[in-house]
RNA sequence: CACCGACAAAGGCAAACCCGUCGAAAGACGGGGACGCAAAGCCACGGAUCUAAGGACGCCAUGUCUAUGACCGCCGGGUUGCCGAA
Numbered sequence: 001c002a003c004c005g006a007c008a009a010a011g012g013c014a015a016a017c018c019c020g021u022c023g024a025a026a027g028a029c030g031g032g033g034a035c036g037c038a039a040a041g042c043c044a045c046g047g048a049u050c051u052a053a054g055g056a057c058g059c060c061a062u063g064u065c066u067a068u069g070a071c072c073g074c075c076g077g078g079u080u081g082c083c084g085a086a
Stems, first nucleotide, its partner, number of pairs: 004084002012037002017032006035073001041079003045076003049070002054066004
């Protein structure tokens, strides 16, 4: 240094839920709160999943389809990083 991930050390992040704000929604952000996470750091590149404002269709039920929207704590990939046992 690389691989790897400890009954190690120092720390880090923060699910559900609640409150507030934004948004058509999915969801995001802030505060509280911890289910967990060795990348649960970052990136929407590929897939999956969610939503359907707008658009199209319509038997006019407010229905069906659709991402340019969302999601990295779904998977893969890219990229950066703490520690150093076996």
This is a predicted structure of an 86-nucleotide RNA (c-di-GMP-I riboswitch aptamer) from a Syntrophomonadaceae bacterium.
Lineage of the source: Bacteria > Bacillati > Bacillota > Eubacteriales > Syntrophomonadaceae.
It was read from a public genome assembly, where an Rfam model found it.
Rfam family: c-di-GMP-I riboswitch aptamer. About the family: GEMM was predicted in a large-scale screen for bacterial structured RNA regulatory elements.
Its mean pLDDT, the model's own confidence on a scale to 100, is 89.